[in-house]
RNA sequence: UGGGUCGGCCAGGCGGUCGCGACAUUGUCGAGGAACGUCCGGGCUCCAAAGAGCAAAGUGGUGGGUAACGCCCACCCGGGGUAACCCGAGAGAUAGUGCAACAGAAAGUAAACCGCCCGCAAGGGUAAGGGUGAAACGGUGGUGUAAGAGACCACCAGCGAUCAGGGCAACCUGGUCGGCUAGGUAAACCUCACUUGGAGCAAGACCAAGCAGAAGGCGCUCGAGAACUGCUCGUUCGAUGCCUUCGGGUAGGUCGCUAGAGCAGCUGAGUAAUCAGUUGCCGAGAUAGAUGACCGUCCACAUGGACAGAACCCGGCGUAUCGGCCGACCCAUCAA
Numbered sequence: 001u002g003g004g005u006c007g008g009c010c011a012g013g014c015g016g017u018c019g020c021g022a023c024a025u026u027g028u029c030g031a032g033g034a035a036c037g038u039c040c041g042g043g044c045u046c047c048a049a050a051g052a053g054c055a056a057a058g059u060g061g062u063g064g065g066u067a068a069c070g071c072c073c074a075c076c077c078g079g080g081g082u083a084a085c086c087c088g089a090g091a092g093a094u095a096g097u098g099c100a101a102c103a104g105a106a107a108g109u110a111a112a113c114c115g116c117c118c119g120c121a122a123g124g125g126u127a128a129g130g131g132u133g134a135a136a137c138g139g140u141g142g143u144g145u146a147a148g149a150g151a152c153c154a155c156c157a158g159c160g161a162u163c164a165g166g167g168c169a170a171c172c173u174g175g176u177c178g179g180c181u182a183g184g185u186a187a188a189c190c191u192c193a194c195u196u197g198g199a200g201c202a203a204g205a206c207c208a209a210g211c212a213g214a215a216g217g218c219g220c221u222c223g224a225g226a227a228c229u230g231c232u233c234g235u236u237c238g239a240u241g242c243c244u245u246c247g248g249g250u251a252g253g254u255c256g257c258u259a260g261a262g263c264a265g266c267u268g269a270g271u272a273a274u275c276a277g278u279u280g281c282c283g284a285g286a287u288a289g290a291u292g293a294c295c296g297u298c299c300a301c302a303u304g305g306a307c308a309g310a311a312c313c314c315g316g317c318g319u320a321u322c323g324g325c326c327g328a329c330c331c332a333u334c335a336a
Base pairs, nucleotide, nucleotide: 001332002331003330004329005328006327007326008325009324010323012298013297014296015295016294017293018292020030021029022028023027032307036318037317039316040315041314042313043312044200045199046198047197051233052232053231054230056196057195058194059193060192061075062074063073064072065071076090077088078087079086080085091191092190096189097188098185099184113130114129115126116125117124118123138156139155140154141153142152143151157181158180159178160177161176162175163174164173165172166171204255205254206253207252213246214245215244216243217242218241225237226236227235228234262281263280264279265278266277267276268275269274
């Protein structure tokens, strides 16, 4: 200098004028990096309180982080890449069931088409060579044989057993023994391990106002029914009661509603995610729904602009996206 990989930051600040909303008393604040998706996890509220089993659903290498997670960090294994780095539906195929078109002789209690050997022939032996296929009973070299074949031998690959060392572990490295060499697929059913009550702020609590009951069924503690729960068991409540149908009234206001698993700086521990201590800060809470316009200036670039707008809140993931800035690492080339 060129190419590449990974990560982070910004989305305006200050002052003035006008116009809105909240709070408060004359001031302060006022749409996001994803506010989108509603895909996960919770906080919170209710089902009066507390369970067991089944079903169903989710996750799936090891260790750590977190309120928790399907998230994050580190590592292991496999694959891609020269590398930085990226990807992973990463447990089990000897519990069982299933699937692999066509081609091929045969696709798993597999097979003999061509070929090779024996035989006059019929036929028998063979799986080394050829062919088909994504995949055909491990590879190379030899012994042996009628011809061959792990039938046997040497070396190698895989698998199994065992021992030693390293590591918390997943695993890694090495030694010895064994002819054991019928696979693939579980983002197929299934098995194994772990996890899981349900509904949701239109949750729910309070206040005010208003109305109109009727019929039927079952029952009154030997207990109708209701709730927890999709089902079963169990538990609790339960009598001027409960259920079903028809009919009438209200749908107004307040709270929930923003100080929180909060944000920022510094110090320490840790490879990191993160945690602890300390100092400081208070960043919309609307309810037919505000957060806007103009001027000046600062500024690496910015209100012109892409993607786009709060509605109980938070931690993640996924998706969309204009413009700009910063850092680290890898490869190639050149110079000192």
This is a predicted structure of a 336-nucleotide RNA (Bacterial RNase P class A) from Aquiluna sp. It matches the Rfam family "Bacterial RNase P class A". Rfam classes the family as a ribozyme. Model confidence (mean pLDDT): 79 of 100. It is recorded under the gene name rnpB. The RNAcentral record of the sequence draws on ENA.